About this RNA
Predicted 3D model of an 85-nucleotide RNA (c-di-GMP-I-GGC riboswitch aptamer) from a Synergistales bacterium. The coordinates come from a structure-prediction model, not an experiment, and the mean pLDDT is 90. Lineage of the source: Bacteria > Thermotogati > Synergistota > Synergistia > Synergistales. It was read from a public genome assembly, where an Rfam model found it.
RNA sequence: AUACGAAAAGGCAAACUGGUCGAAAGGUCAGGGCGCAAAGCCACGGGUCUAAAGCUGGAAAGCUAUGACAGCCGGGUUACCGAAU
Numbered sequence: 001a002u003a004c005g006a007a008a009a010g011g012c013a014a015a016c017u018g019g020u021c022g023a024a025a026g027g028u029c030a031g032g033g034c035g036c037a038a039a040g041c042c043a044c045g046g047g048u049c050u051a052a053a054g055c056u057g058g059a060a061a062g063c064u065a066u067g068a069c070a071g072c073c074g075g076g077u078u079a080c081c082g083a084a085u
Stems, first nucleotide, its partner, number of pairs: 004082002011036002016031006034071001040077003044074003047069003054063003
């Protein structure tokens, strides 16, 4: 030490339930606790999800992000503690 992750002090909070915003994905508040050493923050790249509006169609349906996911991966950036290595 930007490496590592024992201990200690703490932190976050999955599924689910209720309220709320949203067409939805999903967000947010409260309960809850699966887990997380960045499960802090950022949509830059990939990926995934939704399809109101728009386009195609007789219809069913299909296409599409300007919407969403940071607890999908990568990347950027900030950060508590200090055993072993």